[in-house]
RNA sequence: GGGUCGGUAACUCAGUGGUAGAGUAUCGCCCUUUUAAGGCGAGAGUCCUGGGUUCGAAUCCCAGCCGACCCACCA
Numbered sequence: 001g002g003g004u005c006g007g008u009a010a011c012u013c014a015g016u017g018g019u020a021g022a023g024u025a026u027c028g029c030c031c032u033u034u035u036a037a038g039g040c041g042a043g044a045g046u047c048c049u050g051g052g053u054u055c056g057a058a059u060c061c062c063a064g065c066c067g068a069c070c071c072a073c074c075a
Base pairs, nucleotide, nucleotide: 001071002070003069004068005067006066007065010024011023012022013021018055026042027041028040029039030038048064049063050062051061052060
């Protein structure tokens, strides 16, 4: 330098055009002598950034940034 895949809650991930979700974690309540486990609930998001398409974009298109891997080149 070229290519492929990825970036969504604190973490791990789902979500292929029509209200952004799950598990774990955190917090509250219940249960328990207490803790853990269990049950119920809550908070937490500029969906990497900037544009474009569309009535409508996490989702489609373009450019950029970051990460992983493969190839090439140099040494």

Predicted 3D model of a 75-nucleotide RNA (transfer RNA) from a bacterium. RNAcentral records the identical sequence in 2 taxa. Its Rfam family is "tRNA". Rfam classes the family as a transfer RNA. The RNAcentral record of the sequence draws on ENA.